[in-house]
RNA sequence: GGGCUCGUGGUCUAGCUUGGAUAGAAUAGAGGCCUCCGGAGCCUUUGACUCGGGUUCGAAUCCCGACGGGCCCG
Numbered sequence: 001g002g003g004c005u006c007g008u009g010g011u012c013u014a015g016c017u018u019g020g021a022u023a024g025a026a027u028a029g030a031g032g033c034c035u036c037c038g039g040a041g042c043c044u045u046u047g048a049c050u051c052g053g054g055u056u057c058g059a060a061u062c063c064c065g066a067c068g069g070g071c072c073c074g
Base pairs, nucleotide, nucleotide: 001073002072003071004070005069006068007067010027011026013024020057028046029045030044031043032042033041050066051065052064053063054062
């Protein structure tokens, strides 16, 4: 330098192929209930689409570019 692939809460992961109305789950954090106590169980709550642009009535999803990680080639 070239090719492929991935990027979603603190962590991990689904949704992307087939665009659709509050982006879901687990875990973690906070508060509460329960309990003799509790790290078990239950309830509530906080928090995310890497960035920019384009297409569209509408983009996590499609297109282009950039950035970052991984693999391969030279």
This is a predicted structure of a 74-nucleotide RNA (transfer RNA) from a Thermoplasmatales archaeon.
The coordinates come from a structure-prediction model, not an experiment, and the mean pLDDT is 80.
The RNAcentral record of the sequence draws on ENA.
Taxonomically the source falls in Thermoplasmatales (Archaea, Methanobacteriati, Thermoplasmatota, Thermoplasmata).
Its Rfam family is "tRNA". Rfam describes the family as follows. Transfer RNA (tRNA) molecules are approximately 80 nucleotides in length. Its family is annotated with triplet codon-amino acid adaptor activity in the Gene Ontology.
RNAcentral records the identical sequence in 2 taxa.